Predicted 3D model of a 73-nucleotide RNA (transfer RNA) from Filimonas sp. The coordinates come from a structure-prediction model, not an experiment, and the mean pLDDT is 83. Its Rfam family is "tRNA". It is annotated as a transfer RNA. RNAcentral holds the sequence, with entries from ENA.

[in-house]
RNA sequence: CGACCUGUAGCUUAAUGGUAAGAGCAGGAACCUUAUACGUUCAAGGUUAACAGUUCAAAUCUGUUCAGGUCGA
Numbered sequence: 001c002g003a004c005c006u007g008u009a010g011c012u013u014a015a016u017g018g019u020a021a022g023a024g025c026a027g028g029a030a031c032c033u034u035a036u037a038c039g040u041u042c043a044a045g046g047u048u049a050a051c052a053g054u055u056c057a058a059a060u061c062u063g064u065u066c067a068g069g070u071c072g073a
Base pairs, nucleotide, nucleotide: 001072002071003070004069005068006067007066010025011024012023013022018056028042029041030040031039049065050064051063052062053061
């Protein structure tokens, strides 16, 4: 320098262009217990890497940039 892949909650991840982006773990609260652990229940936590474009509608499609990675020179 070129080609390609990936980017979603604190972490691991799901979601065919369609009506509220869902789950597990972690963390919080309540119940349970003498207490802790285990267990049960509840709530919170996302501007889907950024900016533009296409579309009635974009996490999803297109372009550029950024970050990480693989391969080649």